[in-house]
């Protein structure tokens, strides 16, 4: 330079147009002499970024970032 994949809580991931979720971790109650387990509760997000069609975007289209994979050109 070209094709293709991922990008959503601190991490691992789900959700594909109509109120953003799980499981871990973190907080905090119970239980224990205290810890650990368990159980219950709670907080954490402008869904990579900018435009766009939509009544209405995390999903759909465009341009760019970032990472990964293949491909191709140098040397």
């Nucleotide at each position: 330079g070209g094709g293709c994949g991922u990008g959503u809580a601190g991490c691992u991931c789900a959700g594909u147009g109509g109120u953003a979720g799980a499981g871990c971790a973190c907080g905090g109650u119970a239980c224990u002499u205290a810890u650990a387990a368990u159980a219950c509760c709670g907080g954490g997000g402008u869904c990579g970024g900018a435009g766009g069609c939509u009544c209405g975007a995390u999903c759909c289209c465009u341009c760019c970032c970032a990472c990964g994979c293949c491909c191709a050109c140098u040397a």

A computed fold for a 75-nucleotide RNA from Candidatus Yanofskybacteria bacterium RIFCSPHIGHO2_01_FULL_42_12, annotated as transfer RNA. Rfam family: tRNA. The family's RNA type in Rfam is transfer RNA. The same sequence occurs in records of 2 taxa. The sequence is in RNAcentral, with records from ENA.